[in-house]
Molecule: SAM riboswitch aptamer (S box leader)
Organism: bacterium
């Protein structure tokens, strides 16, 4: 890097080194010398996997608790913007635009596969 499944409106930052970028890509809009990226230390959030306990059960699925181990995360909805379907809604408007909802693409993270 490829494939499969699941998840996302919530949550959680201080210090040191560093010295101009960062928010995936493009556009927008933001963050940044009141200090970007990266690295280090300490702290925290969450509960995907493992462990443990309780409920449940078909030795299951599933639900709850916990947070020791493996990841992840700690500006902004995944910062916003894919495509398509539906609408008895809005605009003169079956075709265009807006808005709302469903499905879906892309990227992210976890667990797994080859």
């Nucleotide at each position: 890097g490829a494939c499969u499944u699941a998840u996302a409106a919530a949550g959680a930052a201080a210090g040191g080194u560093g010295g101009a970028g960062g928010g995936a890509u493009a556009g927008g809009c933001c963050c940044u010398a009141u200090g970007a990226a990266a690295c280090c230390u300490u702290g925290g959030c969450a509960a995907c996997c493992u462990c443990u306990u309780c409920g449940g059960u078909u030795u299951a699925a599933c639900g709850a608790a916990a947070a020791a181990g493996g990841u992840g995360c700690c500006a902004a909805u995944u910062c916003c913007u894919u495509u398509u379907c539906u609408g008895a809604c809005c605009g003169a408007a079956u075709u265009c635009g807006g808005c709302a909802g469903g499905a879906u693409g892309a990227g992210a993270u976890a667990a797994g596969u080859g």